[in-house]
Context: one part of a larger RNA
């Protein structure tokens, strides 16, 4: 040089009183106003690991300030048979008793293990808490398993029941495409119920405002999809079958019969939730408690019937489960009711972000589900709702 240049991280935008306090543009609280609304909401993987609540602090971090904080100190917080994962199964790939190669080290690799991003599997609705909740608590359900107490059936060589580490079936899968039912959601009502009552010239009226619901389960088994069924016989299915397979007859084909199969009713629920209405107390509460209506109409999915139909070539895992089949067991068993048992591990909080990845409280990147209303073809756009924010001078 000089209190000079230059910064202060999206042009969604902020203001006013109160309020704490030593100090307030910046913390708190109300009203106002503004921004996003297929997001800048919600729910959830992956990471992260305590950032979560709660009570105290202000030196440092916080681009400005701080009485505030993802920062510091303390002290709390994550509850499962049925949600995800293990005690279930397999895929890629890993590993690997024998074995095979190999100077060593070690490399392949059967049997068999591991391994989920996929198959298999029993919970729903509502209340709570500063912080958890399909996990507590109320209710109402379900699964497997275990001891057999009651009832009712069958059985014991005329063989009930159980059943393979086998034998079949199914599990079981591409791409397009369109039609059907149905449902979530939405809209509308001069339906229905609660509140309100025009301060300035009228409105007590077909007025305004708000709300107009409930799931798993069990009964029913529909709209609709898919199979034909029965008797004989048979060198196949590594033994064996009644199972599948293959011949033969018969009989049937808008149908009957089986299988499946949304969704509707009933029921759950004399429950729950509900707009509003509102104490007592005081060291605080819109708590406790009480609580109306709940129906038609319309739209209407990308959801579910659906592993569905149809069409088309590039021809589209696996095992477990579970159906069945016998081999074999083999004197009890089966069903209803009722009793009892249910183990490990995650579970706070962020999760399009100031909490992950990016040195940073970084305009940059992150998988997958919901995603309302008006005008639209639309998840575009623009304005809205719940809900979130005004982006730390």
């Nucleotide at each position: 040089a000089a209190g000079u240049a230059a910064g202060c991280g999206a042009g969604a935008a902020g203001g006013c009183a109160g309020g704490u306090g030593a100090g307030a543009a910046u913390c708190c609280u109300g009203c106002c106003c503004g921004c996003c609304g297929u997001a800048a909401a919600c729910c959830u993987g992956a990471g992260g690991u305590u950032u979560c609540c709660u009570g105290g602090g202000g030196a440092a971090g916080g681009c400005u300030c701080g009485u505030c904080c993802g920062c510091c100190c303390a002290g709390g917080g994550u509850a499962a048979g049925c949600c995800g994962g293990g005690a279930c199964c397999u895929a890629a790939c890993c590993c690997g008793a024998g074995g095979c190669c190999u100077a060593a080290a070690g490399g392949c690799g059967u049997a068999g293990g591991g391994g989920a991003u996929g198959g298999a599997c029993a919970a729903c609705u509502g209340g709570u808490u500063g912080a958890g909740a399909u996990u507590c608590c109320a209710g109402u359900g379900c699964c497997a398993c275990c001891a057999g107490g009651c009832u009712u059936u069958c059985g014991u060589u005329u063989g009930a029941g159980c059943g393979a580490a086998g034998g079949g079936g199914u599990g079981a899968c591409g791409c397009a495409g369109g039609a059907g039912g149905a449902u979530a959601g939405g809209u509308g009502a001069a339906g229905c119920g609660c509140a309100c009552g025009g301060a300035a010239g009228g409105a007590a009226g077909a007025g305004u405002g708000c709300g107009u619901c409930c799931a798993a389960g069990c009964a029913u088994g529909u709209a609709g999809a898919g199979g034909g069924c029965a008797g004989a016989u048979c060198a196949g299915g590594c033994a064996a079958a009644u199972c599948c397979g293959g011949u033969c007859u018969g009989u049937g084909u808008u149908a009957a019969c089986c299988u499946u199969g949304a969704a509707g009713u009933g029921u759950g629920a004399u429950g729950g939730g509900g707009a509003g209405g509102g104490a007592a107390g005081c060291g605080u509460a819109g708590u406790a408690c009480c609580g109306a209506a709940g129906u038609c109409a319309u739209u209407g999915a990308u959801u579910c019937c659906a592993g569905a139909c149809u069409g088309c070539c590039a021809a589209g895992a696996a095992a477990a489960g579970c159906c069945u089949c016998u081999a074999g067991u083999g004197a009890g068993a089966a069903a209803g009711c009722g009793g009892g048992u249910g183990c490990c591990c995650g579970u706070a909080c962020c999760g399009c972000a100031a909490a992950c990845c990016g040195a940073c409280a970084c305009a940059g990147g992150u998988a997958g589900g919901u995603g309302a209303g008006g005008a639209g073809a639309g998840a575009a756009u623009c304005c809205u709702a719940a809900g979130g924010c005004g982006c730390g001078c």

Predicted 3D model of a 393-nucleotide part of an RNA (large-subunit ribosomal RNA, domain III) from an activated sludge metagenome. The full RNA is in RNAcentral, with records from SILVA. Model confidence (mean pLDDT): 81 of 100.